[in-house]
RNA sequence: AGAGAAAAAGGCAAACGGGGUGAGAGCCCCGGACGCAAAGCUUCGGGUCCUAACCUGUUUCAGGAAGGACGGCCGGGUUGCCUCAG
Repeated sequence: AGAGAAAAAGGCAAACGGGGUGAGAGCCCCGGACGCAAAGCUUCGGGUCCUAACCUGUUUCAGGAAGGACGGCCGGGUUGCCUCAG
């Protein structure tokens, strides 16, 4: 280089509960651990989700465009710990 079966130093933290925030998807903090070998980082491609404002029809709704959310949905890119191996 390559690999992640087992182990270990260390790390992250789903659901749920509490607090905050946003129009919403969601996000942040605390508790909590379902899991994770990149569950570190990155919207580049796909996917899923949202719709306050804008446009159209119109009336309580639907569609469009545009914007946004998720990296713990998948692929790509990029950085790195441990172990095996060499």
A computed fold for an 86-nucleotide RNA from Zoogloea ramigera, annotated as c-di-GMP-I-GGC riboswitch aptamer. Lineage of the source: Bacteria > Pseudomonadota > Rhodocyclales > Zoogloeaceae > Zoogloea. The coordinates come from a structure-prediction model, not an experiment, and the mean pLDDT is 83.